A computed fold for a 76-nucleotide RNA from a Candidatus Omnitrophota bacterium, annotated as transfer RNA. Rfam family: tRNA. Rfam describes the family as follows. Transfer RNA (tRNA) molecules are approximately 80 nucleotides in length. Gene Ontology term of the family: triplet codon-amino acid adaptor activity. Model confidence (mean pLDDT): 80 of 100. The sequence was found in a public genome assembly. NCBI's taxonomy places the organism under Bacteria, Pseudomonadati, Candidatus Omnitrophota.
[in-house]
RNA sequence: GGGCCCGUGGUGCAGCCUGGUUUAGCACGUCAGAUUGUCGAUCUGAAGACCGCGAGUUCAAAUCUCGUCGGGCCCG
Numbered sequence: 001g002g003g004c005c006c007g008u009g010g011u012g013c014a015g016c017c018u019g020g021u022u023u024a025g026c027a028c029g030u031c032a033g034a035u036u037g038u039c040g041a042u043c044u045g046a047a048g049a050c051c052g053c054g055a056g057u058u059c060a061a062a063u064c065u066c067g068u069c070g071g072g073c074c075c076g
Stems, first nucleotide, its partner, number of pairs: 001075007010028004020059001030046005052068005
């Protein structure tokens, strides 16, 4: 230098290929409550991301396109 993959709440992932209609889901964690003599476990509820960043296409973009940044793998 070239190619491919990944980047989504505090953490790990799904959703992207087949754009949409009402909210971006799941698990862990956090907080509150219930239960328990206490802790833990269990149950219920809540908060927390608008999707790495920028631009474009479109009536509409996490999803398509381009650029760019970071990480990984392969090739030279």